Notes
This is a predicted structure of a 117-nucleotide RNA (Guanidine-I riboswitch aptamer) from Rummeliibacillus suwonensis. It was read from a public genome assembly, where an Rfam model found it. The source organism's lineage runs through Bacteria, Bacillota, Caryophanales, Caryophanaceae and Rummeliibacillus.

RNA sequence: CAAAAAGUUCUCUAGGGUUCCGUUUAAAGAUAGGAAAUCUUUAAAGGCUGGUCCAAGAGAGAACGUACAACGAUAUGUUCAAAGUUGUAUUCACGGAAGGAUAAAAGCCUGGGAGAU
Numbered sequence: 001c002a003a004a005a006a007g008u009u010c011u012c013u014a015g016g017g018u019u020c021c022g023u024u025u026a027a028a029g030a031u032a033g034g035a036a037a038u039c040u041u042u043a044a045a046g047g048c049u050g051g052u053c054c055a056a057g058a059g060a061g062a063a064c065g066u067a068c069a070a071c072g073a074u075a076u077g078u079u080c081a082a083a084g085u086u087g088u089a090u091u092c093a094c095g096g097a098a099g100g101a102u103a104a105a106a107g108c109c110u111g112g113g114a115g116a117u
Stems, first nucleotide, its partner, number of pairs: 007064006015054002020051002022048001023045009065090007092112001094115001099109002
């Protein structure tokens, strides 16, 4: 900037792994110095509780939008009438395997897919 209307965005959760932080283990060094303890560096571990991070079409909440109606503005003659405000609605939904991204994985994406009824 544009689109969408079983709409979009934001916040969160089930869940997810391991980039970073933390934790744990091992080694070396320093303080201490008998040991223990503390700190630094290196390596490993996510069948390490966690923080950062990712995260639902069929999970939660909120906002915006959309649809319909009223007001706006219907009156003593005619035609047209928006922005805005308020109310109501925004239903239903069983679902693989394989694959993809990211550090990596997942109810993420593929996907309201393939299928099933």
The coordinates come from a structure-prediction model, not an experiment, and the mean pLDDT is 84.